[in-house]
This is a predicted structure of a 367-nucleotide RNA (Bacterial RNase P class A) from Parvibaculum sp. The prediction has a mean pLDDT of 77. The sequence is in RNAcentral, with records from ENA. It matches the Rfam family "Bacterial RNase P class A". By type it is a ribozyme. It is recorded under the gene name rnpB. The source organism's lineage runs through Bacteria, Pseudomonadati, Alphaproteobacteria, Hyphomicrobiales and Parvibaculum.
RNA sequence: UCAGAUGGCCGGAUGACCGCUGUUCGCGAGAGCAGAGGAAAGUCCGGGCUCCACGGAAACACGGUGCCGGUUAACGGCCGGCGGGGGCGACCCCAGGGACAGUGCCACAGAGAACAGACCGCCUGCCAAGCGCAGGUAAGGGUGAAACGGUGCGGUAAGAGCGCACCGCGCGACCGGUAACGGAAGCGGCACGGCAAACCCCACCGGGAGCAAGACCAAAUAGGGGCGGCAUCGCCGGCUUGCCGGUGAAACCCGUUUCCGGGCCGCCGCCCGGGUUGGUUGCACGAGGCGUCCGGCAACGGGCGUCCCAGAUGAAUGGUCAUCGCCCGCAAGGGUACAGAACCCGGCUUACAGGCCAUCUGACGCU
Repeated sequence: UCAGAUGGCCGGAUGACCGCUGUUCGCGAGAGCAGAGGAAAGUCCGGGCUCCACGGAAACACGGUGCCGGUUAACGGCCGGCGGGGGCGACCCCAGGGACAGUGCCACAGAGAACAGACCGCCUGCCAAGCGCAGGUAAGGGUGAAACGGUGCGGUAAGAGCGCACCGCGCGACCGGUAACGGAAGCGGCACGGCAAACCCCACCGGGAGCAAGACCAAAUAGGGGCGGCAUCGCCGGCUUGCCGGUGAAACCCGUUUCCGGGCCGCCGCCCGGGUUGGUUGCACGAGGCGUCCGGCAACGGGCGUCCCAGAUGAAUGGUCAUCGCCCGCAAGGGUACAGAACCCGGCUUACAGGCCAUCUGACGCU
């Protein structure tokens, strides 16, 4: 210098005028202060909080997670390792428990796809002498993602772990490691193909719904319930014969006889409960930010100091102008990414013009 790898940061600045939301002060007019993000997004995980359900525990069902150790409020997140794969390398990727518990599947091609298998070929035998039949053979050919260890020598009619050597594979005393796992004496002629993002088995985790959760206040009108009084009607009783007391709204009327439906059934007063529109709250001090020290490889944890940092709800955070920065363009001029909080927090994923920093790798050149 070029080409890369990993981690992190910024993502327009200043001023003027006019507005919006919140808050503080002020009797008021008004003034001061604060006012979107790294993802506020997707709503994919996990938690706080709230209501509902539930006597406790376990089992079953369903869903999720799945190497090991740690971290955390928790996680499917993160950190550090292990194993496998990729890259010259820095480094990156992995849904990574179990295939001797059982069931199932392995397309196409191919003779044959899991208790193997003779299509061509090779070898032996037979005679009918052919494009033949029978038997042996997994060495060679062919198909396939995959053909039941590989290479060589021996052996054989031809062959074959049939025998041997090496490689591979399985079991593995013992050693190292918290563990995943790694190493490995020795033993075994080789059996045990793949798929569990197929059912399934094993281990662990999991009640449901969500701030439109939930709590409080509550006008007018309408409507619900209770009590009392008045009025209407029926029945019963008493008598002083039109009144009193008790009880009920069945009866009575209408449509259409039963059933069923409607009317009678209203007025006044008081009380209770629910509750629409609306208002308040939840709701901004929190697993909080920043700085620093300590422990830890790290994720993370702890101590001390310091700061208060949007809170809307038909939903504020905006508009105009000026100067500057950056990009495109010869210039005039144009552009300035992704994107807008909605109860809060920890993650993941996705989008993002342009720019900056740190560490590391490879190649080339120079000293």